[in-house]
Molecule: FMN riboswitch aptamer (RFN element)
Organism: Chloroflexota bacterium
RNA sequence: GAUAACCUUCGGGGCAGGGUGAGGGUCGCUGACCCAAUUCCCGAUCGGUGGUAAUCCCGAAAAAGGGAGAGCCCACGAGCGCCAUCCAGGGCGCAUGAACCGGUAAAAAGCCGGUGCCGGCGGUGAUAGUCCGAAUGAGAGAAGAUCGGU
Repeated sequence: GAUAACCUUCGGGGCAGGGUGAGGGUCGCUGACCCAAUUCCCGAUCGGUGGUAAUCCCGAAAAAGGGAGAGCCCACGAGCGCCAUCCAGGGCGCAUGAACCGGUAAAAAGCCGGUGCCGGCGGUGAUAGUCCGAAUGAGAGAAGAUCGGU
């Protein structure tokens, strides 16, 4: 190590507590009681990958060099359909969420403070980012060997 090759490994987290009671059930039954939502309400809680970076750390050091740092700033991945396919691996199309205010400053999309907001598909004993499933899958990519060059 741009322009080459190849393999291996890795590659997503999360409802504590309370309320309601659709619905179901028990009882010598015109009332009591029990079960009942991680899906509803209050509240709790989680945050893939690369980039950006005024912060922090390592580096006996104001060095070289290295590391960490955004869910909502820029990109990417994850979904669905069709085609193609022995396998591996592909092609095309569709879809693709969310941030403000104040502070500091020369400068804030990334810092500090505050308050907000977002979250695929199928399923379910009621409507799910958090439960179950597709999934021992896929994957942006990460690390390391091999290999090649100097």